Description: A computed fold for an 83-nucleotide RNA from Paenibacillus naphthalenovorans, annotated as c-di-GMP-I riboswitch aptamer.
């Protein structure tokens, strides 16, 4: 440097749910908590999904400028081990 990932070792993250705060919502943050994760680190670039305040519409509804990286792909950085 490349490939691979055990049931090893060191360390790491944290689902559902609860509480508080923010938010129109989706959701986010903090604490608790662990379903799981070898990138479950980071980036909304492509697809996808969620929400619809505002806008449009007589209404049904449509719409991202709001979100999701723990949906998939891509980019980028990186621990340990084996080869």
């Nucleotide at each position: 440097c490349a490939u691979u990932g055990a049931u090893a070792a060191a360390g790491g993250c944290a689902u559902a749910c609860u509480u508080a705060u923010c938010g129109a919502a989706a959701g986010a943050u903090a604490a608790g908590g662990a379903c799981g994760c070898a990138a479950a680190g980071c980036c909304a670039c492509g697809g996808g999904u969620c929400u619809a305040a505002g806008g449009c519409a007589u209404a049904a509804g449509c719409u991202a400028u709001g979100a999701c990286a723990g949906c998939c792909g891509g980019g980028u950085u990186g621990c340990c081990a084996a080869u």
The coordinates come from a structure-prediction model, not an experiment, and the mean pLDDT is 86.